[in-house]
RNA sequence: GGCCUCAUCGUCUAACGGUUAGGACGGGAGCUUCUCAAGCUCCAAAUCGGGGUCCGAUUCCCCGUGAGGUCA
Numbered sequence: 001g002g003c004c005u006c007a008u009c010g011u012c013u014a015a016c017g018g019u020u021a022g023g024a025c026g027g028g029a030g031c032u033u034c035u036c037a038a039g040c041u042c043c044a045a046a047u048c049g050g051g052g053u054c055c056g057a058u059u060c061c062c063c064g065u066g067a068g069g070u071c072a
Stems, first nucleotide, its partner, number of pairs: 001071007010025004018055001027043005048064005
C1' cells in the first nucleotide's frame, strides 16, 4: 500500500429501516437485617466524526478516524 471485518451506557453485549435504544455486571437509593453479606424493588448512564438516501437511519450508501485480520 491492496482487500476484509469491527466501532452502542464505566465494562461486556442485544436491537426487520418505525423500540421509551433492551439485558448482564458495576454504580446510586430504598426495603429487609442488631450489623454485614445475600435477596427484592427502583434510579442514572450509550449509538466514533462528517455528509448522503429515505416520510423515518443504531441499522443502508460515501468520506474520514481508530482497532483487528489477511496478502504483498

Record summary
Transfer RNA from Candidatus Nomurabacteria bacterium GW2011_GWF2_43_8, 72 nucleotides, folded computationally. The source organism's lineage runs through Bacteria, Bacteria candidate phyla and Candidatus Nomuraibacteriota. Its mean pLDDT, the model's own confidence on a scale to 100, is 82. Its Rfam family is "tRNA". It is annotated as a transfer RNA. It was read from a public genome assembly.